Model confidence (mean pLDDT): 88 of 100. Small-subunit ribosomal RNA, 5' domain from a metagenome, 500 nucleotides, folded computationally. The full RNA is in RNAcentral, with records from SILVA. Its Rfam family is "Bacterial small subunit ribosomal RNA". Its family is annotated with structural constituent of ribosome and ribosome in the Gene Ontology.
Context: one part of a larger RNA
Parts: sequence; C1' cells; structure tokens
RNA sequence: GGAUGAACGCUGGCGGCGUGCAUAACCCAUGUAAGUCGAACGGGCUCUGACUUUCGGGUUGGGGCUAGUGGCGUCCGGGUGAGUAACACGUGGGUGACCUGCCCUGAAGUGGGGGAUAACUCCUCGAAAGGGGAGCUAAUACCGCAUGAGCUCCAUCGUGCGAGUGGUGGAGGAAAGCCGAUAAGGCGCUUUGGGAGGGGCCUGCGGCCGAUUAGCUAGUUGGUGGGGUAAAGGCCUACCAAGGCGAUGAUCGGUAGCUGGUCUGAGAGGAUGAUCAGCCACACUGGCACUGACACACGGGCCAGACUCCUACGGGAGGCAGCAGGGAGGAAUAUUGGGCAAUGGGCGGAAGCCUGACCCAGCAACGCCGCGUGGAGGAAGAAGGCCUUCGGGUUGUAAACUCCUUUUCUGGGGGACGAGGGAGGACGGUACUCCAGGAAGAAGCACCGGCUGACUACGUGCCAGCAGCCGCGGUAAAACGUAGGGUGCGAGCGUUAUCC
Repeated sequence: GGAUGAACGCUGGCGGCGUGCAUAACCCAUGUAAGUCGAACGGGCUCUGACUUUCGGGUUGGGGCUAGUGGCGUCCGGGUGAGUAACACGUGGGUGACCUGCCCUGAAGUGGGGGAUAACUCCUCGAAAGGGGAGCUAAUACCGCAUGAGCUCCAUCGUGCGAGUGGUGGAGGAAAGCCGAUAAGGCGCUUUGGGAGGGGCCUGCGGCCGAUUAGCUAGUUGGUGGGGUAAAGGCCUACCAAGGCGAUGAUCGGUAGCUGGUCUGAGAGGAUGAUCAGCCACACUGGCACUGACACACGGGCCAGACUCCUACGGGAGGCAGCAGGGAGGAAUAUUGGGCAAUGGGCGGAAGCCUGACCCAGCAACGCCGCGUGGAGGAAGAAGGCCUUCGGGUUGUAAACUCCUUUUCUGGGGGACGAGGGAGGACGGUACUCCAGGAAGAAGCACCGGCUGACUACGUGCCAGCAGCCGCGGUAAAACGUAGGGUGCGAGCGUUAUCC
C1' cells in the first nucleotide's frame, strides 16, 4: 500500500447493486417450511333434478366438500461444518463386478378367478396419548390359474485369457384398470431391448504440522469353501498358511470439511475456503433396521441416554444445523413482513392445490459504485476571532450583497417493462416522467517533532498527559490540553484485529 462476512469511537443527506451469528453442532415459546390425486376405491355430509309412492319411503342422475383404503411425492429443494488427514475432495482412468422410479425410443401382452381388510356399525379399556373385540364392504390394495419372449436359471456347442457373446434344448416366471357415449381417442398397467440423466464400487496421481511419536498389525496379510450385496472384495464366517505396513515417515498425537475460487503479489509464491457453484458429512447424543428405484432417511420408525414438558402417578409427548422469532454466549450480525406475479419443484388429464425454494419488501454507511450539500459575480479586503515588532498580518472572495440554477428535496398530475396466444403483477402508485415551490432540508473526521503533507499563542510544569518507532513533559513545550491557522481524506474519517 492492498484486502475484510469485521468490530469500536466521532459523524451521517440520497440512490443502485451486493452482504449480514465468524462465538454455544448451546437451549428453544409461538407460527409456518410437503403435500397432492374423487379421472384408483367403498362410504359420509351437503346442494340440486327425474320417475314412483301405501306419503314412512323407494329407484335413478348431476354438482361440491371430505375422514379412510390406494397411488405418486415426502431420498428433491432448504440448513449446518460437528466429525473426517479419508479414495472425503480434485483430476485422469476402470467396471468382462453393478443399479436406475419418473422421462425419450422400440417390441410383445393386458385372458380368467379368489380370499380379505380399513372406513362404517356395535361393545369395550384408558386422565390422555392411544388401543382391544365382534360384524359388514370396495379397489389401480392382496393372492392363485392361464399365456409368454430376444427375460431369469440349468445343460450343451462355437468364440473369447476371463464372469462376456452367438446357437440349440429344458425349466421358471407378468398384468389393472380409469375417463369418454358402450365409440373414437386418451391416461395407465405388465414383461423386455436401447437411450438420456442419476448413482454404487475400484484405481494412478495431487494437496497440513509434529520424530521431544519408531516401530505398528490378529480379520491382521493371503488362500479355499460358504454366506451376503445391485455389484468386486476379510464385507462376514469356518478352516489353512504366516503373512502385511514402515525413515520415500508406518503407528501415534495435533489441526482441518475438500474444490472451482477469493485476497495479495510484476511473477514465482504466500494466505484463505463468507456470499455463488460442485462434492462430502451431519440432523438432540449413540446404535439399528424397515419401507422404497434410491435412505440406514433434518420436519419417518425402533432401542438406549441426557434434557424439557403434560399427567388422574398407571403412563405419555418433544427435537429450529428450514424461515422468522426468543434466551444464552459474544466486540458483533436483521423482520415472529408480502406474494406464489415470475423462475423452479411435488401431485393432478386438467382446473388447480402446496411450495419461508424462490421473487420481493423491511432493518444495518457492513462493502462497492454513483450523486448532492449549490453556481457566477463580489473589497488592496466589513465585523468578529487569532497573531503582532502595534505599523500591520491572517481567516479571505470567505461572508454580506447581486444575478442564476433546481440534481436532490417537498407538494401535486400521469404512470410502466417484467406477462408468453387470452386472463393474471407481490414488488408498486415503485421506477420513470410532467408541473409547482424554494438555496431552500444535507459535513464531518483524523492529523500538523522526525519518519510524513501541515505552526503559532495561551494553559500546564517529569504533574496532568502523549506515544507506531525514535522519544516528548522537571517555567519560553511546533510532541501534553485548548484556541486560531494549516494538511489530508470526505458521507465518511480514524482506531483495533487478521492476511499478503
């Protein structure tokens, strides 16, 4: 000198764009952040129409809402950085050892049956949370049968080093309907080939400190059989062998999420990893599996633990490292806001619903950038202040005064783009624009001994104080304090902290 997610002191007019718990991964009141589909299904409530009636009702149709069964989603999106020195990350490869819902594309099929169960009704236990029993019922819920391939498995032949690939034979194994008018058609369902995108696993290389850590290792290293997985593998297990790693730093200890990047620097390098983007890990602490295409699952489940809350004392409920917000900690970090209008996501045929993702607004000079606080004229120069050798000097064209302007400001009028073929705008009566008014409402902070740009007076008297280093202050202090003047920067200026 540059830089910062800064803080502190003094000061503070406006706008645009960004940024804002770095500390206690400490604890959380309240609200909200993941639902949706009635075009899968049977009910219930409600509105409404037709036919019929013994006036109790019965049959049949349409609209709306809906708890439950069922489907898809809840594994995305959002947060945090605790742990992790590791194939976690980056980069380049491998997978003849693998998976893939929704989407695209191709092939074939969608025949015929069955038994249940929520809801509902009744009974019943419990303070509650929540159950138990009996009875009825539907499905795109569940289960057989049929058919079935280029699918799976086995045998065999060819090829290939190999688990691959081609042929033949045998065995196994699918399905669901809905809308529409019973149609056309559409949406689905089942099996399978290919694709896209996504993921699992393996691997070469790369990136911290300590040797005042030198030896480490028993599933340890390898093999065989078996198990397990989508899949290779000590991943697990039984047996066998005795190996494996290490001064090219094993093991141990400390520290740390990694990267694209960011800051600095001419570069090499050094430091760093906020915001944005990619990957990883975590979700009160520890462990575990279930469901599922994918989880060992932030707002799912079970167990244990700590903590908080409710209780009728028998027993229960909870997890903000989502968005706001509260407490605590701290030098320190914001609103319990608006909207789904846009972009994107989930569900749905659609209308649409949901979306604290997101888009906006609010707060903060926290940062960067831009603008303003007026412009021109105006005396050998008012007053006042300060200094003075008492002559004067300086503040100083500065002010007053004259003329002008209106960015900004205030009031009023008009008023968007963002929205696509139509409707639809939270922001927002905002931006922008027109008119009117009036210099009107808007300047501070640090410094002035040398380094280092900027000097006098008074006060003080090794006191009070200053200080980045050298050093100032003990009676003439340009170094302390005040004033005048000056220098520097300017809605900021200084200080502190940290990096280069």